[in-house]
RNA sequence: UGCUUAUCCAGAAAGACCGAGGGAAUGGGCCCUGUGACGUCUUAGCAUCCUGUCCGUUAUGGGCGUUGUGCUAAAUCCCAGUCUGACCAUAAGCGUCAUGACAACGAUAAGUA
Repeated sequence: UGCUUAUCCAGAAAGACCGAGGGAAUGGGCCCUGUGACGUCUUAGCAUCCUGUCCGUUAUGGGCGUUGUGCUAAAUCCCAGUCUGACCAUAAGCGUCAUGACAACGAUAAGUA
């Protein structure tokens, strides 16, 4: 890096440094940001994917702990594609709306080449 599977509306921030943009990319929206964001480091925390152990099941599972990761603004911040529903219009289509569904993109973990 490719592929497969699972998850992504829950949860969890302080300090130091830095100094202007940031929220992955494109467009739009919305938001964060000199009351110092983003990023880096330290400490702390969350979760439980992997791992250890105990309990239980036909099976799914549950409790506790450590480590390797991960994470600690907003749903993957929201929309974009397809379908569905509603509205408008109707010859057909276009259009508007939806905290409706799915997909795609992306992120993380485990496995694999």
Molecule: SAM riboswitch aptamer (S box leader)
Organism: Cytophagales bacterium